[in-house]
A computed fold for a 1446-nucleotide RNA from an uncultured bacterium, annotated as small-subunit ribosomal RNA. The coordinates come from a structure-prediction model, not an experiment, and the mean pLDDT is 81.
RNA sequence: UGGCGGACUGAUGAGUAACGCUUCCGUAACGUCCCCUUUAGCUGCAAAUAGCCUUAAGAAUUUAAUGAUAAUACCGAAUAACCUGCUCUAUAUACUAGGUAGAGCAGGAAAGGAUCUCUUGAUUCUCUGAAGACACGCCCCACGUACUAAUAGCUAGUUGGUGAGGUACCGCUCCACCACGGCGAGGUUAUUAACCCGCCCUAAGAGGGUGAUCGGUCACAUUGCGACUGAGAUACGGCCCAGACUCCUACGGGAGGCAGCAGCUAAGAAUAUUCCGCAAUGGACGAAAGUCUAACGGAGCGACUCCGCGUCGAUGAUGAAGCUCGGAAGAUUGUAAAAUCCUUAUAUAACUGAGGAAUAAGCAGUGUGAGAGAAACGCACUGUAGUGACUGUACGUUAUGAGUAGGCAACGACUACUAACGUGCCAGCAGCCGCGGUAACACGUAGGUUGCAAGCGUUGUUCGGAAUUAUUGGGCGUAAAGGGACAUGUAGGCGGUUUUGCAAGCUUGGUGUGAAAUCUCGGAGCUCAACUCCGAAAUUGCCUUGAGACCUGCAUGACUGGAGUCACUGAGGGGCAAUCAGAAUUCCUGGUGUAGGGGUGAAAUCUGUAGAUAUCAGGAAGAAUACCAAUGGCGAAGGCAGGUUACCAGCAGAUGACUGACGCUGAGGUGCGAAGGUGCGGGGAGCAAACAGGAUUAGAUACCCUGGUAGUCCGCACAGUCAACGAUGUACACUAGAUGUCUGCACACAAGUGUGGGUGUCGAAGCAAACGCGAUAAGUGUACCGCCUGGGGAGUAUGCCCGCAAGGGUGAAACUCAAAGGAAUUGACGGGGGCCCGCACAAGCGGUGGAGCAUGUGGUUUAAUUCGAUGGUACGCGAGGAACCUUACCUGGGUUUGACAUACAGAGGAAUGAUAUAGAGAUAUAUCAGCGUAGCAAUACGUCUCUGAACAGGUGCUGCAUGGCUGUCGUCAGCUCGUGCCGUGAGGUGUUGGGUUAAGUCCCGCAACGAGCGCAACCCCUACUACCAGUUACUAGCAGGUAAUGCUGAGGACUCUGGCGGAACUGCCGGUGACAAACCGGAGGAAGGUGGGGAUGACGUCAAGUCAUCAUGGCCCUUAUGUCCAGGGCUACACACGUGCUACAAUGGUUGGUACAGAGUGAUGCGAAGCGGUGACGUGGAGCAAAACGCAUAAAACCAAUCGUAGUUCGGAUUGGAGUCUGAAACUCGACUUCAUGAAGUCGGAAUCUCUAGUAAUCGCACAUCAGCACGAUUCGGUGAAUACGUUACCGGCCCUCGUACACACCUCCCGUCACACCAUCCGAGUGGGGGGUACCCGAAGUCGGUAGGCUAACCGCAAGGAGGCCGCUGCCGAAGGUACGCUUCGUGAGGGGGGUGAAGUCGUAACAAGGUAGUCGUACUGGAAAGUGCGGUCGGAUCACCUCC
Repeated sequence: UGGCGGACUGAUGAGUAACGCUUCCGUAACGUCCCCUUUAGCUGCAAAUAGCCUUAAGAAUUUAAUGAUAAUACCGAAUAACCUGCUCUAUAUACUAGGUAGAGCAGGAAAGGAUCUCUUGAUUCUCUGAAGACACGCCCCACGUACUAAUAGCUAGUUGGUGAGGUACCGCUCCACCACGGCGAGGUUAUUAACCCGCCCUAAGAGGGUGAUCGGUCACAUUGCGACUGAGAUACGGCCCAGACUCCUACGGGAGGCAGCAGCUAAGAAUAUUCCGCAAUGGACGAAAGUCUAACGGAGCGACUCCGCGUCGAUGAUGAAGCUCGGAAGAUUGUAAAAUCCUUAUAUAACUGAGGAAUAAGCAGUGUGAGAGAAACGCACUGUAGUGACUGUACGUUAUGAGUAGGCAACGACUACUAACGUGCCAGCAGCCGCGGUAACACGUAGGUUGCAAGCGUUGUUCGGAAUUAUUGGGCGUAAAGGGACAUGUAGGCGGUUUUGCAAGCUUGGUGUGAAAUCUCGGAGCUCAACUCCGAAAUUGCCUUGAGACCUGCAUGACUGGAGUCACUGAGGGGCAAUCAGAAUUCCUGGUGUAGGGGUGAAAUCUGUAGAUAUCAGGAAGAAUACCAAUGGCGAAGGCAGGUUACCAGCAGAUGACUGACGCUGAGGUGCGAAGGUGCGGGGAGCAAACAGGAUUAGAUACCCUGGUAGUCCGCACAGUCAACGAUGUACACUAGAUGUCUGCACACAAGUGUGGGUGUCGAAGCAAACGCGAUAAGUGUACCGCCUGGGGAGUAUGCCCGCAAGGGUGAAACUCAAAGGAAUUGACGGGGGCCCGCACAAGCGGUGGAGCAUGUGGUUUAAUUCGAUGGUACGCGAGGAACCUUACCUGGGUUUGACAUACAGAGGAAUGAUAUAGAGAUAUAUCAGCGUAGCAAUACGUCUCUGAACAGGUGCUGCAUGGCUGUCGUCAGCUCGUGCCGUGAGGUGUUGGGUUAAGUCCCGCAACGAGCGCAACCCCUACUACCAGUUACUAGCAGGUAAUGCUGAGGACUCUGGCGGAACUGCCGGUGACAAACCGGAGGAAGGUGGGGAUGACGUCAAGUCAUCAUGGCCCUUAUGUCCAGGGCUACACACGUGCUACAAUGGUUGGUACAGAGUGAUGCGAAGCGGUGACGUGGAGCAAAACGCAUAAAACCAAUCGUAGUUCGGAUUGGAGUCUGAAACUCGACUUCAUGAAGUCGGAAUCUCUAGUAAUCGCACAUCAGCACGAUUCGGUGAAUACGUUACCGGCCCUCGUACACACCUCCCGUCACACCAUCCGAGUGGGGGGUACCCGAAGUCGGUAGGCUAACCGCAAGGAGGCCGCUGCCGAAGGUACGCUUCGUGAGGGGGGUGAAGUCGUAACAAGGUAGUCGUACUGGAAAGUGCGGUCGGAUCACCUCC
């Protein structure tokens, strides 16, 4: 040079919604290198060229020239069993035939090499033709294969045909001509995202998700176009061209493609060694040895995953120490540790040491085959030698020795597991609910516990739970959801009885296929397991071939029950058109007539002496049709109402005849469709958006009033909505009844009975979350349609369609919340209803609010004005008594084991008292006096002082950590329980109802029967009385006595006192009532219906009040926030409020006289008589521990006198003087007396309080506290009224019921504008990218075609030349590129629009109760805003009355 392989293996998933993939077929429409089998061949020639030699050019890649040469390289020729093409004949079969068999004509091959040999040869490899097989490939068909319908029309070689080309082959694959087709709601086209499958994850399954590893296809190899070579490529490590990028360059040109294995860089939360080897398995080449092989086999790194093993086992209680908790005891960690004993899987060290590797290859021998035969060769057998990357690995043996080995998360519930400290809505946690604001099981920490474990926890993702897209397996009256379904009707879906046939669906059997791996089951191999291997099953599917005929279907013949037609009858506000009528309203004309009318809660605007309203007569206009009239009628719905006429349509019933399934539903489509609205033309009486005025009001763009325009009415056209509702789609069938009503029919003399069709009520079964529905279903079933899938954003934005417009139809997302919603329950509330009660109102009496003073509070002030109480339910309250004390506050001065308690240790001393000095005092110093009990004493006990250390102490904080106590609702009549019953349940019943009561008091009734706490009663005082008792009380009779007196004897009668009883119970009578409870009246009685008063306060409410009565958790202070002392303050004073006192006077003041209580209290006490003082009081000291004595004269009343209506003879504040008393002390800061002074005030605005009988009002007495201080508080008695028709309204409360969007419970809830901040979004003059499209321009490489300009070895020809080839030129197509246009998508954008969310902003109060004008839907107009008003609809409206039904 030549041949074969580089189309396999390996990597990746960009593209692709497609015959790309999957499953099943087809090819009679095809191709095939190598390998295997069969068969036939391998004849004879020719011309070149590389390597090589010699030169040349270039930086390089590379290139050019000369000369010579070979082949299994290249080229003709011969031959043709066979093959191919054409023509013809015969013939099977499955739609067409190119099948098969035969004949004729034409065309088509080749190459040698190696070994052996004496050879004409043998063997073997290679070569050529043909056939077959194997396997692979091309092509074709059917089913399946993502989202969006807000993508509905797409298509021009597009669909088909004829002819020709092209291909291995079919085909509009390509060309010319002809036709106008093809696809599409069973989803065309378009957009977006995406390789497909076996499998994998999940799930009970059906499904849902996914497409890593392994395996089968497909596609791609820097991006795009293209061909060449070849059996096979439009070729990952080939070529040409164009683009982007990188590199080299001498600037002329060149080189490159890791989505191969390693490795590097970048990006990223993140992903490994530039390793060993061809020993095994496999591949390419070769005859073979062998070479190549980042396929592969191995090793390295990584808890990335799965599996296995270990980190020790046994004994061990002083339950060690330490941590943590606890006041302590103690608990806990915990047999855990330590300690003792044992073992060695793992580890370390040393040694041994497989298996993967042998029937491979090689070599030798034997036999055998072909061959004439030896050799060589093929085949079989035997023998032999030798091959390991991993690796001195697995495994084994020996030695050492508990030696080398435990973390992570959680601990409020879900969810197994807890106590302490720190922090104090901070720091932080959080999957959801939520936790944290001074006692955090939730944050952080250590202790403990629980769970899992070489892992644990977080994050992301998928399925599950989720029946929460519901095929299996959901719903639509009120929760989201029935279309205005109102009708008609297309496609589609579904469809009565029966005959026969077919066999598409259906059922069943067989064959094929459904790759392997995976999954499941049974086995086997690694010590087990993971893993691997073997077998079975499965792969629920598809194709094909038989069988069946009950059901569906198709075909066929029949039937009458569904549906319809005809004949007869009936009811009706059914529709449309014409015409007529009366009442009313307004206006006009005229008459009568005179001062108002009208309107409202009340008014005003308005109207009227220019004659209204009223009334009479006449006329005009438009609109609507009283009564009848009715949960009555008709209509498909909207809707329809005076009469008559004409026309049209529907419905029901009885009987008969006829057609013979003609039916049901119905996406789209079409028509109809209240009110309001729009256009044009009419009409316009009343009413009435807008608008105007008047009122109301804080305002009133409203409600009310006076006017008033569109509109309301008619015709024609548009619009197409509604709470278009029964919030209930249409049709058919079935499933107890009762009772009305409308309209038919049958029977009957009639009452009536039966049977259809409508329309109501109640109700059984059943259904339902409940409410409720219940033959007119929301029951049970069938068929078909429509619709829903958390709330808001939003029926909004954008797009599209419709409309003249208003607007309608279709209809999202971002973002945001953990809810929104339904029905029912219990409460609470209501400017809802019913019933009832209360000094709640009313009827009365007297006050407060005005004055002065007292007192409390707020505020202010202050060094301090201590603290608490604050609507009712704080404010003459804690406080029943602040000059010091109290006292808690302030200033100043002291003190520190303390003013007070209990122990302990040490020292000392009785205790204690007095005096002096200093000081404001506390205190300090000094002196003196004084020496406990027991014991002989030592000593003990008790007590005091000092020192020390435990501790004391705190009126410091938290009443929102608490106990106890208390206030209030409220002395209101309620609040509950057991059992039973009802309800899914919350709950209900009882406890409601009819009566009655002061009462849940009692009676009756009742699915309730009973019971408890409350009510009442029992207790105390008071009113009457019998009996007993009789001093200090009493005194009738008897007796005594005095100036007089129960003074004395005496009495026990009376009053009275004390005790114990009685008495009143609706017991009696009459009436009412239900034969009840009870009520009304009466009698008797001291008292009559609880006789009067007190004590007594249910379950609970108000985080009500109190840490300052007391107690107490926690926190805080400890030479001070404790404690002692002096002084001050709590007593201040421009002011405001509450509660009181005194008054304003004649029902009174003043003066004089004179009478009658009760209940208390007294020894640091009450204190008589007498005396003094004007008086407070002083002096005095009798009597009394009290029915004895004292306080102690009660006052008003009554009897006289005076005052004479005045700021007074009222009133007494304030101020001055002088005193008294208490007390260390009366200045700040007491009470009282007396003299003088003599303020305001002449009955009190708005408003507001108490009281119903011995009460209000008025009058005084007493007591507690207390040295003193009382107008306050608590008792006591004296005098002693008026009024209550009554429950409509105010306040509070009980019960029943209705509504509710409230449950912190109406002081609730809640709507919208505006202002501010943030977030996402829409529009937007534009602006900047991406994508794909159409048209045109340019046109590389290249195939195909044309062309004879150039060149040309083989073949033909004697030659000239020809055939053929190459180069060049050129035509079509053609990538990249360019221009223009419109489409789509993303970013950005001045400005504008609404939306959402935010802390305690502004304005109003629209909704929820009758929400204070019932709400709401549609529509129109208007207004800061919620919204208002008009028209029509609705009940998802309360209340009252009536009707109907039950």